[in-house]
Molecule: transfer RNA
Organism: Thermoleophilia bacterium
This record gives sequence, C1' cells and structure tokens, in this order.
RNA sequence: CGGAUCGUAGCUCAACGGUAGAGCACCCGCCUGAUAAGCGGGAGAUCGCGGUUCGGCUCCGCGCGACCCGA
Repeated sequence: CGGAUCGUAGCUCAACGGUAGAGCACCCGCCUGAUAAGCGGGAGAUCGCGGUUCGGCUCCGCGCGACCCGA
C1' cells in the first nucleotide's frame, strides 16, 4: 500500500428494511437461621459522519478500530 471479515448492554452473542432481545454479571425484593441455588422486578448498548428510504442495527459512501491474507 491492496484485499477479505468483523464492530450492538460490563462480558459472550441474537435481531426478513418496520417496538433493539437473550444468557451470565450488576441493583432491589421474595425465599432461608444464614449463604448459595431458585423465584419476581429493575437499570444498562447499535464505532463516527453523510447518503438512500415513509422508515436503517440491517443497504450505499467516507473515516476510525480489531483481526486475517497478499505485497
């Protein structure tokens, strides 16, 4: 320098262009003599900017970052 893949919650991952969800973790409550487990509830995220569209996590462009391949 060229090419491919990827970027969503603290972590690991979902989401035919139409309400952003799950598990674990965290907080509150229930249960227990107590702890754990279990049960109920809660908070928490789309890498940035632009474009297309009635509508974008999703499609397009440019950047940024991670990783891989080539030179």